[in-house]
RNA sequence: GCCCCCGUAGCAUGAAGGUCGUGCAGCGGCCUUUUAAGCCGCGGGCGAGAGUUCGAUUCUCUCCGGGGGCA
Numbered sequence: 001g002c003c004c005c006c007g008u009a010g011c012a013u014g015a016a017g018g019u020c021g022u023g024c025a026g027c028g029g030c031c032u033u034u035u036a037a038g039c040c041g042c043g044g045g046c047g048a049g050a051g052u053u054c055g056a057u058u059c060u061c062u063c064c065g066g067g068g069g070c071a
Base pairs, nucleotide, nucleotide: 001070002069003068004067005066006065007064010024011023012022013021018054026042027041028040029039030038047063048062049061050060051059
């Protein structure tokens, strides 16, 4: 330099045009003599910008960050 993949909550991940879901962690409650475990609930998220669209996390382009391949 060229090509490919990934970026979503504190962490791990799912969904691929019409409401961002799950697990762990955190917080509150129930239970328990207490802790742990268990059960119930709550908060928190689509890397940045532009374009397409009635509507974008999703499609397109550019950039940023990470990983891999070729030279």
Predicted 3D model of a 71-nucleotide RNA (transfer RNA) from a Pyrinomonadaceae bacterium. It matches the Rfam family "tRNA". Rfam classes the family as a transfer RNA. Its family is annotated with triplet codon-amino acid adaptor activity in the Gene Ontology. The organism belongs to Pyrinomonadaceae, within Bacteria.